[in-house]
The RNA shown here (small-subunit ribosomal RNA) has 1469 nucleotides and comes from an uncultured prokaryote.
RNA sequence: GAGUUUGAUCCUGGCUCAGAACGAACGCUGGCGGCAGGCCUAACACAUGCAAGUCGAGCGCACCCUUCGGGGUGAGCGGCGGACGGGUUAGUAACGCGUGGGAAUAUACCCAAUUCUAAGGAAUAGCCUCUGGAAACGGAGAGUAAUACCUUAUACGCCCUUCGGGGGAAAGAUUUAUCGGAAUUGGAUUAGCCCGCGUUAGAUUAGAUAGUUGGUGGGGUAAUGGCCUACCAAGUCUACGAUCUAUAGCUGGUUUGAGAGGAUGAUCAGCAACACUGGGACUGAGACACGGCCCAGACUCCUACGGGAGGCAGCAGUGGGGAAUCUUGGACAAUGGGCGCAAGCCUGAUCCAGCCAUGCCGCGUGUGUGAAGAAGGCCUUAGGGUUGUAAAGCACUUUCAGUAGGGAGGAAAAGUUAGUCGUUAAUAACGGCUAACCCUGACGUUACCUACAGAAGAAGCACCGGCAAACUCCGUGCCAGCAGCCGCGGUAAUACGGAGGGUGCGAGCGUUAAUCGGAAUUACUGGGCGUAAAGCGCGCGUAGGCGGCCUGAUAAGUUGGAUGUGAAAGCCCUGGGCUCAACCUAGGAACUGCAUUCAAAACUGCCUAGCUAGAGUACGAUAGAGGGGGGUAGAAUUUCAGGUGUAGCGGUGAAAUGCGUAGAGAUCUGAAGGAAUACCAGUGGCGAAGGCGGCCCCCUGGACUGAUACUGACACUGAGGUGCGAAAGCGUGGGUAGCGAACAGGAUUAGAUACCCUGGUAGUCCACGCCGUAAACGAUGUCUACUAGCCGUUGGGAGGCUUGACCUCUUAGUGGCGCAGCUAACGCGAUAAGUAGACCGCCUGGGGAGUACGGCCGCAAGGUUAAAACUCAAAUGAAUUGACGGGGGCCCGCACAAGCGGUGGAGCAUGUGGUUUAACUCGACGCAACGCGAAGAACCUUACCAAGUCUUGACAUCCUGAGAUUUUGCAGAAACGUAAAAGUGCCUUCGGGAGCCAAGAGACAGGUGCUGCAUGGCUGUCGUCAGCUCGUGUCGUGAGAUGUUGGGUUAAGUCCCGCAACGAGCGCAACCCCUAUCUCUAGUUGCCAGCGAUUCGGUCGGGAACUCUAGAGAGACUGCCGGUGAUAAACCGGAGGAAGGUGGGGAUGACGUCAAGUCAUCAUGGCCCUUACGGCCAGGGCUACACACGUGCUACAAUGGAUAAUACAGAGGGUUGCGAACCCGUAAGGAGGAGCUAAUCUCAUAAAAUUAUUCGUAGUCCGGAUUGGAGUCUGUAAUUCGACUCCAUGAAGUCGGAAUCGCUAGUAAUCGCGAAUCAGCAUGUCGCGGUGAAUACGUUCCCGGGCCUUGUACACACCGCCCGUCACACCAUGGGAGUGGGUUGUACCAGAAGUAGGUAGUCUAACCGUAAGGAGGACGCUUACCACGGUAUGGUUCAUGACUGGGGUGAAGUCGAACCAAGGUAACC
Repeated sequence: GAGUUUGAUCCUGGCUCAGAACGAACGCUGGCGGCAGGCCUAACACAUGCAAGUCGAGCGCACCCUUCGGGGUGAGCGGCGGACGGGUUAGUAACGCGUGGGAAUAUACCCAAUUCUAAGGAAUAGCCUCUGGAAACGGAGAGUAAUACCUUAUACGCCCUUCGGGGGAAAGAUUUAUCGGAAUUGGAUUAGCCCGCGUUAGAUUAGAUAGUUGGUGGGGUAAUGGCCUACCAAGUCUACGAUCUAUAGCUGGUUUGAGAGGAUGAUCAGCAACACUGGGACUGAGACACGGCCCAGACUCCUACGGGAGGCAGCAGUGGGGAAUCUUGGACAAUGGGCGCAAGCCUGAUCCAGCCAUGCCGCGUGUGUGAAGAAGGCCUUAGGGUUGUAAAGCACUUUCAGUAGGGAGGAAAAGUUAGUCGUUAAUAACGGCUAACCCUGACGUUACCUACAGAAGAAGCACCGGCAAACUCCGUGCCAGCAGCCGCGGUAAUACGGAGGGUGCGAGCGUUAAUCGGAAUUACUGGGCGUAAAGCGCGCGUAGGCGGCCUGAUAAGUUGGAUGUGAAAGCCCUGGGCUCAACCUAGGAACUGCAUUCAAAACUGCCUAGCUAGAGUACGAUAGAGGGGGGUAGAAUUUCAGGUGUAGCGGUGAAAUGCGUAGAGAUCUGAAGGAAUACCAGUGGCGAAGGCGGCCCCCUGGACUGAUACUGACACUGAGGUGCGAAAGCGUGGGUAGCGAACAGGAUUAGAUACCCUGGUAGUCCACGCCGUAAACGAUGUCUACUAGCCGUUGGGAGGCUUGACCUCUUAGUGGCGCAGCUAACGCGAUAAGUAGACCGCCUGGGGAGUACGGCCGCAAGGUUAAAACUCAAAUGAAUUGACGGGGGCCCGCACAAGCGGUGGAGCAUGUGGUUUAACUCGACGCAACGCGAAGAACCUUACCAAGUCUUGACAUCCUGAGAUUUUGCAGAAACGUAAAAGUGCCUUCGGGAGCCAAGAGACAGGUGCUGCAUGGCUGUCGUCAGCUCGUGUCGUGAGAUGUUGGGUUAAGUCCCGCAACGAGCGCAACCCCUAUCUCUAGUUGCCAGCGAUUCGGUCGGGAACUCUAGAGAGACUGCCGGUGAUAAACCGGAGGAAGGUGGGGAUGACGUCAAGUCAUCAUGGCCCUUACGGCCAGGGCUACACACGUGCUACAAUGGAUAAUACAGAGGGUUGCGAACCCGUAAGGAGGAGCUAAUCUCAUAAAAUUAUUCGUAGUCCGGAUUGGAGUCUGUAAUUCGACUCCAUGAAGUCGGAAUCGCUAGUAAUCGCGAAUCAGCAUGUCGCGGUGAAUACGUUCCCGGGCCUUGUACACACCGCCCGUCACACCAUGGGAGUGGGUUGUACCAGAAGUAGGUAGUCUAACCGUAAGGAGGACGCUUACCACGGUAUGGUUCAUGACUGGGGUGAAGUCGAACCAAGGUAACC
């Protein structure tokens, strides 16, 4: 820097990624070289070989060789070295390491210096003899040497000293000069010791300590010291973290990072520790000793069972463990080490080689040209694109590898000879230098150079949804799989698998683990705490931190200089060497540190002399529910007693439980008792907070204010500590009126362990004692200073005048706005969340969890302190737009209400579900599917079923060769099959062309097959609701807001006014059509007032007035008047008018919503079928029927039925048609055919109505279903399955439960008529007119909608979200009778080896002693210390444990409905 919380936004905050790096491992792949690196795990066990020897110039012996000069070998004695070099990191939190200092020390070999090196002696190994044992290894005897051992002498210097003195050495070799030895001093080197500072985590480890702390004497050591011991004292360490626990070798460095930091401590280097585990000492200059010793233990091996041997954390190597780490190589040529005079020997140190892409670096796998843009692959819109100059082809080159040849450097020494110098008596010898000769290379077939041949031998890995460079096809179909995070996959996957193409890196590329970074996500540099995680509930106060003005001094902090140190390597810079680089090498810089020293004196500190502005004291006033104690008052509730009085009271949404005729409630009087103090009362007062409220008295704290005086920084904060601390709760004793957990009863409810009601115990009250927590909140720690204003209010003080219910100033509180500033925003804003300072507390993703365990406190309840495993990619804050609310406000709608008529009950019609079936084709499903697609299924339609049948096809285009076309027979249900006959067409510019039919081959046709969730188009719906947006500007970090909100008004975002908005668009309205009035024009098929005729029919003449027709106009606009209103818009009323405020009706449907409907109208992507999911044909089915629902028709009757008579429409249709008169039939209808392509003819009598008669409330003269019979019509055909007529039959039904629908005027209701579809078929649909109501108080409620506002944890948007128990599965964890390990404390037992002390049992060469013996020593025994081991009892930790507790996660389980809206009882502590 990016991704990820959201519909979007800003913030907070976690998770994840891009980078670097690695002792790595794994997967795929692999040409060469250089330089590095290579058991991180089992400090697990180790076969085999090697890793420390050397010296004959210390010694004797044995043997071999000999040029007899001597040389060599072996086992020993002796010396030096085996304390170095090499390995490892178990232990160690420590003076272990780092850094800087210090004094009380030692130091073999080396250097310098001084002195000495004398005289004696006794043994012993080897060897020889005997002997034990399997072996390892011994035993006895004899004899022997030394630079082995011992004694004596000497002692300048050395050590001790009581200053008298005392003590202590040696080694020789070889033969003429060296090497060696002894003592001492000094140096160098190395080592030991002490100190300051630094060095992981845990306080859920707070006290630890008896040699502990100090002193004195003694011992011990190389040396200081409780290091050890005796005595004395009682100290010592610790909150600046002792003790304990866990982890860990430390450092230079390495890695990351801008740095500060973080992580780390492989290779290289310094230090430490360790060497199978534990203990111990010996030797030695040095060890408590990796390849030494003793003991104990475990393990392994040998054994003759008696006993012995061993220690790869040296180099190789083996087994094991593990994801994982190499050869049982060569050489001492170089560098270094040990021994030696030296030659030399030894050296798994080292130098080299081998294995491994483990890392870093370098090189190569070719170069140029080459478009027919080849073939092939992939994609394609079928044209092409891409792979791609890539390949092929042509022309070149030869690094590396290969073959052959040549060929440095690493080598200098040593040695021999000669010369010269030094030394010396010396020409020996030795040393230095010079010259010559000789000779030394593991690596090594070295590096390097040359020649030869030929593009010849040499490319992969990961990725391609975003982050993050790189895209298409196929397969798959929430499967298989991917995934670092977000997330992909449910039939069109750039995310899975494959392919083509592309991107990145390249002998490597990816993945995984762990580290730093990004992460300012522990914030020193560099964060925060009102609401996101985070201010302790509030005071007082200890340590600590921090602190006013001024004088002088000091120099701890601070600043500067100098000196020492800060190892080397590494990093960095500049050179140099390998062809470059990596790598190596030289110099420099750096090492930010520590120590010492000199200087400065501003600031801080310490000391000192003062000051008064901070703070405090004294004095006088003031306000106050501040606290404690005592007393007292009235109102009210309740109870009791009494009076009056009678039937209810009480309670609720409605009730009931309850009380009451034994007298309640009501009312009056009196009494008792407890608790609380109406009004005043107020964002008023007081208090640190919790909190405090009648009145009076006593005691008492604080604040404020005024003027003077005093003290003189006494201040602030405050870890621990300590006090106070609402309510509830606990203990003891009281008290108890009201209220009231628990409990009981009554209701409500599906249930109701609740909400509501009636009761009611603890409690609430008092005293004393606990508890110590609250959303203890201003969610805002305390103190100080500074920074615009305005308006209230409380308590003081001052001033002014106009003396007031006044004004001004000031101070201490307490409130409201608000500038700057701050803030993610909300907001805060002198009472800061602004600007600064001081101190304290707290936070670091959500959940698990404020939980477990442990500690402390508590009588208990519980509080406090306070994790982890596991799990998620979020959780959170503020604000925005919507949506929603059993939130609010305003408004509308046949939404309710007011009415009228229905549905739901009956029968039938029709559609749907279900069922059935071979099939009952398909679609439509709340409103917005269900008389819907279908404006009309007997065949057809038809898509369905069972048979039959066709395969280029019923239909389209292309090709070939024939043919136009028509008729007939036979089989069959037909499709079709078969047989036969007739015929050779049309146009022509004579070239040919057009149409039609059948045959053949393939390209293809065809599909009402799937997907309406891939689509176009069309449609429904919200809704004819009044809304939906844009440009510019402005505001906001932003999402967004403003405009569009507000005041009015409207049917309307309609209009007016106002306004940081100004305009505009789609909608509204209007423009269009019908209708209502009039005028003009025109009168046929329409009309007939007046005139005439008449067959009495506008029939005829005629008329153009009227109706009407259909063209053109007029008219209505809130235009006029009055009122209301802001004088506006507009509204109300009125006039005129046919019509009045949109006159009535229609057409017209904004942005969008519902993945709404339709792939079966049509079109169309993809998928599927292709002798079938296509085509044809006849029959059946779509018409089925226990049932359920929707929509209708007809009814149930008298406002009616029946019969008879009489009247009045409109709008339509008609030539494959409508069909008149007239005749026939009871009728349907038949016959008939006039007229009509229609204002002419016809369908076509309108019906309700009216008049008259009858029926008389009944299953009827209502109702017509059902059934029987007989017919008519259409049509090839009426059986499944049409309509109608007549005769007969005469079912249910007497107005319909819960519920529900339509309608506001020419409307509902009621009555008939017509049309489309159609051969026929309507109770459906679409139209037409006739008759013609009732009601609307109103907007509380139901439903839907609009605007504003509010809340929200919703955004798939309440059909939302979401909680808990239970059931199931899995996971981690707590408790748990216990069990098994590790570790550790205390007490005791025990006591190997060893050391020290004691002892005198045994033995005893050097010295003394004539001898006895002594001194001394060794062994033995014993004491002390002590390892292993054991017993008892604690602590701590790990594992495990029947059972059990909660937690987490899981698919669409169960029960409820706690939270989010007033979440339906506001939520929460």
Its mean pLDDT, the model's own confidence on a scale to 100, is 85.